[in-house]
Predicted 3D model of a 353-nucleotide part of an RNA (large-subunit ribosomal RNA, domain IV) from Anaerovibrio lipolyticus. Model confidence (mean pLDDT): 88 of 100. It matches the Rfam family "Bacterial large subunit ribosomal RNA". The source organism's lineage runs through Bacteria, Bacillota, Selenomonadales, Selenomonadaceae and Anaerovibrio.
Context: one part of a larger RNA
Order: sequence, then structure tokens, then C1' cells
RNA sequence: CCCUCGUUAAGGAACUCGGCAAAAUGCAUCCGUAACUUCGGGAUAAGGAUGACCGGAGCUGGUGAACUCCCUGCGGAGGAAGCUGGAGCCGGUGGCAGAAGAGAGGCCCAAGCGACUGUUUACCAUAAACACAGGUGCCUGCUAAAGAGAAAUCUGACGUAUAGGUGCUGACACCUGCCCGGUGCUGGAAGGUUAAGAGGAGGGGUCAGGCUAAGGCUGAAGCUCUGAAUUGAAGCCCCAGUAAACGGCGGCCGUAACUAUAACGGUCCUAAGGUAGCGAAAUUCCUUGUCGGGUAAGUUCCGACCCGCACGAAAGGUGUAACGAUUUGGGCACUGUCUCAACGAGGGACCCG
Repeated sequence: CCCUCGUUAAGGAACUCGGCAAAAUGCAUCCGUAACUUCGGGAUAAGGAUGACCGGAGCUGGUGAACUCCCUGCGGAGGAAGCUGGAGCCGGUGGCAGAAGAGAGGCCCAAGCGACUGUUUACCAUAAACACAGGUGCCUGCUAAAGAGAAAUCUGACGUAUAGGUGCUGACACCUGCCCGGUGCUGGAAGGUUAAGAGGAGGGGUCAGGCUAAGGCUGAAGCUCUGAAUUGAAGCCCCAGUAAACGGCGGCCGUAACUAUAACGGUCCUAAGGUAGCGAAAUUCCUUGUCGGGUAAGUUCCGACCCGCACGAAAGGUGUAACGAUUUGGGCACUGUCUCAACGAGGGACCCG
């Protein structure tokens, strides 16, 4: 010097990103216990008191000897000594210390997030992430939908819409606004477009024959190469519906008898222009916004304001008791975290052999 411990004057978080770590609390009985609340909780809330030993007199529980009676049996009833346990009462004793050792909650206030118990990154993340009960959309009438499998077949299910699959949301309370123009899905079938196929007008090749000026021309049937019209489904175009489907939810100008602001008006655009609620927020750039609270002093925190760069209603909105090895701010208690370090113990390192 390092590790693991112990103690510490005065102060008591001044340490630090942060009370990290440590200290403190801790048991039993009695008293007492707030806001809030889903009336269950919160709650061991918080906050107090008592606790050893000796003696005494009672109370009470267990067991129950002598002895007496009934009676005769290895019986029953009475009886109360002794032994043993419990909770208190009165008086006293000693110690620094009585839950004397070990073991054995620190607490409170406020806020965010998630309702809760649960689950998770084996080996850097335990959480606000996942799940969840509940809500809701869509699919599915049974050889179900869906899934595995080139298939047979199996799961679903020896189930049957109070069932099964799948997506989103996530207890509970109050709610969940407007937009179907785009994309998707569902339905529709009049018209347009449209494949293979059907169809075969027409054309080309070959060729018997015919004509010929001998070069060639023409050319039936057959074979062959093509091939127009016409016909031809779904889809798409089209017409509707649908947002707890994917998604979206404006701009400029003016205006009130101080000023400021704009209930109001005008205009442009849109499918419709963000409703309720919340709001510098796990979201606010400017920003340490402004005001208030807490501190002597507060970029954090709490309460407001609203100018929301860029909240917002099941990628749910706003609240919410209980819960949390969750996050943030404050307080009490407590302390070597610190002012500021000291001493001690054990084990190392180090030195000598």
C1' cells in the first nucleotide's frame, strides 16, 4: 500500500450524477394510527409505552396421592396434598445496558410510467418493454376458417359461433370527435378494356391442267404457312360501403370608444380542416419560457399559464385506490459519504531466514 472487518471527538449529506456504500430501524404485548379509496384496503401507516431477577398473596389450566362413601369390579362418586404450566397484581434487588447473544421492516410527502401477481435479453439492459383479465374489428356453418405437408394425412377437435383462428387495445371510471379524396378490404354489375381458346374473311407456297411470242403467265382439289371481323372470364376502369382498416384532421387579411387582443367579417384551398380532454409534457427547438411554491441560494422538482418548433382520443385520450429490486424531487431519523482523517483486527503484498 491492497482486501475484509471494528471503533471514533465535534459536525451530520457539507460527499456525490445520485445518501452509492454504511449506519439506523427490526421481536412480543398494550396504546394509537391520516389523506385517499374500487370500502377490500391504505396499515406493522405514522407515533408512543412496557419487557431482567428475587419475594409475597391471590386467579386460572393440566395431572391427581392419602382418605371417605357406593359397592365388589382391573369399577364409580367425593376429596384435596404434591408436581407442573399461563397471564397479570403488590413489594424489593443489582447493572452502563433486561426483546442484554444470534436472528430480526428505516419511515414520511409529492410526481411520472405501468392497473395488479407474473415474464424477459443463458454471459453488460428486470424496465416505462412482453404478458395479462377486460374491450373491439375481421375471418369461419363444419370435409369450418387457419396451420403443417409436392401428397396421403394430421392439428384445429373427437370441438361447432357462449366455438375456433387472427389483428389492435390493455384492470377500473368518464369517454372515444370529423374525413371514404388516396391505399386496402367488402359488395355490385350496365358500360369500357382484356388472355388462351373458338372463329375463319382474305393472303402466300406447292401443284394436275390451261394459255404461250417458249422467257413465262394463270391455276381447281389436296397439303401447307399465315390470318381480319366476330366471340371470349376474372382483373382493371367504373358505382357504392367501410377508419377500434392503412391513414389524414389548413392558409392569408381585416375588425371593439387608450393600448393590446379578436367574440366577428372577408378570401383561397381541402376528402375533412384537431372535437372532449391534456399541455414547456418520457413529447417544448427557442428554453434555465413566464408566474407561484419549496432553498440563504433550485438548468432538476411541484402547481399554474398556453405562444402545442412537432399532444390528442383503442399505434387509444384523461383520471385513478392498490401494487413496483421502476424513474424523479423533497423531508425526518441515521451515520467516516464528507469536513479530515485516526487507531485497531485478520488476510495479502513487502523484508529477513